Source information: Small-subunit ribosomal RNA, 3' major domain from an uncultured bacterium, 477 nucleotides, folded computationally. The prediction has a mean pLDDT of 83. RNAcentral holds the full RNA, with entries from ENA, Greengenes and SILVA.
Context: one part of a larger RNA
């Protein structure tokens, strides 16, 4: 110089405190540890590993395992030789594969002979391949501190040197922001701005969207008509502490007003400094070295990642009446649709199954919003709860037994609000409601988005826990 202190001083963060809801208790769902096993593939390990890779494991995927099977090889490039590329369909056989067989003379040059591209047999051998290993050999990417305010540098001065100033100091801020002061005086990563969305107005456009006035009219903006309103999506304005008062040091700035949709960074996002963690990841991917090469490579069939005395994490349900059924019927928004979204009619209690209009879509469709608001129940293991078992059935697929989802009807378990501990959240936030995407043949309580109702509390910083200045000790480096 730095760490570091149960040293000091200052200041900050949902870190405490105040509030609200939860997790630990059960049920089940998912990941994980362990234990089983032919395999139960493998990686991730305090925060930051455990709904994580994985944004879809019945085969595939898949990388485990058991059997069957291949050896220039499933894949690529060379070289030699046959061969018409492709294609029916039989037979074994789990399949891979093996044996046969049908149909066919194709594209380029070119009369032809031949020859060439492609694609397929064999053949030999450079070589291919490996999700084998080493993330402590490494690129790329990623986590984390932390969106915390910090990290250096150049010339200069000081120091015999490591160094130091600067960047410390008074104020100030979300901030190394800004103002003063000062042997410094400048500069860059970095904060800010500069993008993007949401709030407000204004122009531009007027279909599929919209309907104020005028006409019609089968009461559906339907038609005629219009682009004035939403409303779409292009392009401007608009907020700077401008502007008044107070206070500051005449500063920077901070309190309070005004106006104004918006007020002091208006909310949201996107961005992540030098750097720590030899932090992850060799199994996206590239790549040294090491290894294997009739296998540790490569195909198949079945199996197995789904096992289950048991321990942890993270959800979803729920224990009821602020509910639980019946019933009525209004209001969103973000999306996605051709091997599909499917209206509507029709059979069926229903999942669906038929028919069979629209629409590659502001036009159709998915689409019913649900939480609401009427009735009924009346404190009970119940008309709370829905595990769980039987049966029937129904869809996706070559195939639902190991192992998928959905639907009737039967069944009706534990659970009475959860011990030590312990988690998110400050506003349109928690909560609580439903809806829409990717993944996908099927399959979501998870991810990822959307609107809808919508709170309480913050005395304060003394402790807990992380950070950030500045002094200070030090037998650490």
């Nucleotide at each position: 110089u730095g760490a570091c202190g149960g040293g000091g001083g200052c200041c900050c963060g949902c870190a405490c405190a105040a509030a609200c809801g939860g997790u630990g208790g059960a049920g089940c769902a998912u990941g994980u540890g362990g234990u089983u096993u032919a395999a139960u593939u493998c990686g991730a390990a305090g925060c930051a590993a455990c709904g994580c890779g994985c944004a879809g494991a019945a085969c595939c995927u898949u990388a485990c395992c058991a059997g069957c099977u291949c050896u220039u090889g499933a894949c690529a490039u060379c070289u030699g030789u046959c061969g018409g590329a492709c294609u029916u369909c039989g037979c074994a056989g789990a399949g891979a594969u093996g044996c046969g067989u049908u149909g066919g003379u194709g594209c380029c040059c070119g009369c032809a002979a031949g020859g060439g591209a492609a694609c397929g047999g064999c053949a030999a051998g450079a070589c291919a391949g490996g999700u084998c290993c080493u993330g402590c050999a490494u690129g790329g990417c990623u986590g984390u501190c932390g969106u915390c305010a910090g990290c250096u540098c150049g010339u200069g001065u000081c120091g015999u040197g490591a160094g130091a100033u600067g960047u410390u100091g008074g104020g100030u801020u979300a901030a190394g922001u800004c103002c003063c002061g000062c042997a410094a005086c400048g500069a860059g990563c970095g904060c800010a701005a500069c993008c993007u969305u949401c709030g407000c107005c204004u122009u531009u456009a007027g279909u599929u969207g919209c309907c104020a006035g005028c006409a019609u009219g089968u009461u559906g903006g339907g038609u005629g008509g219009g682009c004035a309103c939403u409303c779409u999506a292009g392009a401007g304005g608009a907020a700077c502490u401008g502007c008044c008062g107070g206070u500051g040091a005449c500063a920077a700035g901070c309190c309070g007003g005004a106006g104004g949709a918006a007020g002091g960074u208006g909310g949201g996002g996107a961005u992540g400094a030098c750097g720590u963690c030899a932090a992850g990841u060799c199994c996206u991917c590239a790549u040294g070295g090491c290894c294997c090469u009739u296998a540790u490579g490569a195909g198949c069939u079945g199996g197995g990642c789904u096992a289950c005395a048991c321990a942890c994490g993270u959800g979803c349900u729920a224990c009821a009446a602020u509910g639980g059924c019946g019933g009525u019927g209004a209001c969103a928004a973000u999306g996605g649709g051709a091997a599909g979204c499917c209206a509507g009619g029709u059979c069926g209690c229903g999942a669906u199954g038929c028919c069979g209009a629209g629409c590659g879509g502001a036009u159709c469709c998915c689409a019913a919003a649900a939480a609401g608001c009427c009735g009924u129940c009346u404190c009970a293991g119940u008309u709370c709860a829905g595990a769980u078992u039987g049966c029937a059935c129904u869809c996706u697929g070559c195939a639902a037994c190991u192992c998928g989802g959905g639907u009737g009807c039967a069944u009706g378990a534990a659970g009475g609000u959860g011990g030590a501990a312990u988690c998110g959240c400050u506003a349109g936030u928690a909560a609580u409601c439903g809806c829409g995407g990717a993944u996908c043949a099927g399959c979501a309580u998870g991810c990822c988005g959307c609107g809808g109702u919508g709170a309480a509390u913050a005395c304060g910083u003394u402790c807990c826990c992380g950070g950030g200045c500045c002094u200070u000790g030090u037998a650490c480096a």